[in-house]
Molecule: c-di-GMP-I riboswitch aptamer
Organism: uncultured Arthrobacter sp.
RNA sequence: UUUCGACAAGGGCAAAACCGGUGCGAGCCGGUGACGCAAAGCCACGGGGCCUUACGGUCAGCCGGGCUGCCGAA
Numbered sequence: 001u002u003u004c005g006a007c008a009a010g011g012g013c014a015a016a017a018c019c020g021g022u023g024c025g026a027g028c029c030g031g032u033g034a035c036g037c038a039a040a041g042c043c044a045c046g047g048g049g050c051c052u053u054a055c056g057g058u059c060a061g062c063c064g065g066g067c068u069g070c071c072g073a074a
Base pairs, nucleotide, nucleotide: 004072005071012037013036017032018031019030020029021028022027035061041067042066043065045064046063047062048059049058050057051056
């Protein structure tokens, strides 16, 4: 360094629900709250779900892929 992921250490994120805001909507933002997560950090590239009359949009905590990152047992 790569792979890997411990009854390790320091930590991190934050489901559902509720409250407020915003959007036609899926959803998003903030607060409370923790179901969980070793990338539950970022990217809409491929597949897929959801929204829209449609154009298009949205979901990264659906799967795959890409980039980056803390620690260092086996």